[in-house]
Molecule: c-di-AMP riboswitch aptamer (ydaO/yuaA leader)
Organism: Planococcus lenghuensis
This record gives sequence, C1' cells and structure tokens, in this order.
RNA sequence: ACCUUUUAAUCGCUGAAUCGUUUUUCGAGCGGGGGAACCGGUACCGGCAUUUUGCCUUGGGGUGAAUCUUACAGCAUGUAAGAAGGGAUACUCUCAGUCCCUAAUCCGACAGCUAACCUCGUAAGCGUUUACCAGUACAAAC
Repeated sequence: ACCUUUUAAUCGCUGAAUCGUUUUUCGAGCGGGGGAACCGGUACCGGCAUUUUGCCUUGGGGUGAAUCUUACAGCAUGUAAGAAGGGAUACUCUCAGUCCCUAAUCCGACAGCUAACCUCGUAAGCGUUUACCAGUACAAAC
C1' cells in the first nucleotide's frame, strides 16, 4: 500500500413504524381498517359439520410498488421475455446515465363511497455513491 472477514460507533437506505414519558404504559406525530345521507351497485350467493354455532378456503375483500400477458416446463412449483408499477445513486431538487425489486401476509362467505363515531399499528431488515443544471448554507481572504 492492497485484499478479505469480524466488532463498535457515526452516518445512511427500504418501510407508517419517529419523538416524549411516570417506560408495552400513556401521549404527540405518522399510517391502516370499519362506518350515514347523496351517488354508485342490482344480489337471492362455496364446502364440511352441527342445530344455529364452529371449522375450511376455491368466491370475494384488505395491507403492500409487488400486477398482467406470452412461451417453456409441466399439471404443484419454477424459468425466460415483455408491458406496467416501485426503489437507490450522501446538502435539496431536476435531467441523464447506471444498478436493483416486482415479495409476503391477513380476513373468513363478508365489507362500494362515506360526516359523526368506533378501532388497530408504530415492526422488521439492511449498507449505496457517476457527473451535470439551478438554488441554498457554511468557511477563508479582500
């Protein structure tokens, strides 16, 4: 000097998931669901068991960017491409370039919108960096 790994702190990223406090308790902030009129919609409604309640998920719905189409494989998954949607690129914003993600899960036959009102969450997981335009802030010198 270079490379790799681990730990700690600072800083940063996805996300609603932060701050305070008498510390899972209660608040503030942020985020989600249910729920009138008007408007919209136009049903008679799945399976098992049981005697009017319980269980299940194929119908439907919710959180989320995380959906759709085609082909292969096959009959469960999965792979590839495209469309569409989302994120990062270190002061902030814009444009361009570059690099990525497109999961998971909940409700349980059932929910449109929805004022009042009711109710729930405040986790988890990680470690990116190329320049330009405009603006802002700070420092030094005169």